[in-house]
The prediction has a mean pLDDT of 79.
c-di-GMP-I-GGC riboswitch aptamer from Sunxiuqinia sp., 77 nucleotides, folded computationally.
RNA sequence: GAUGAUAAAGCCAAACCUUGGGAGACCAAGGGACGGAAAACCAAGGGUCCCUGAAGAGGACAGCCGGGUUGCCAUUA
Numbered sequence: 001g002a003u004g005a006u007a008a009a010g011c012c013a014a015a016c017c018u019u020g021g022g023a024g025a026c027c028a029a030g031g032g033a034c035g036g037a038a039a040a041c042c043a044a045g046g047g048u049c050c051c052u053g054a055a056g057a058g059g060a061c062a063g064c065c066g067g068g069u070u071g072c073c074a075u076u077a
Stems, first nucleotide, its partner, number of pairs: 001076004011036002016031006034063001040069003045065002047061004
């Protein structure tokens, strides 16, 4: 540098439940595992959602897609 296996040290943790925060999307903590090889970070691309009478502005989602940055393990050159 390449690849990502029914492997693997270690890691994260969907739905749902509890408590708290928020107008809301949703977020934090605890429980819990559907999954993940970047499910780590980035909301300057697209998308979805919230707010509004509606649109814009604003906000949420990185576990929707693409991209950028950094990184673990294994195999291999």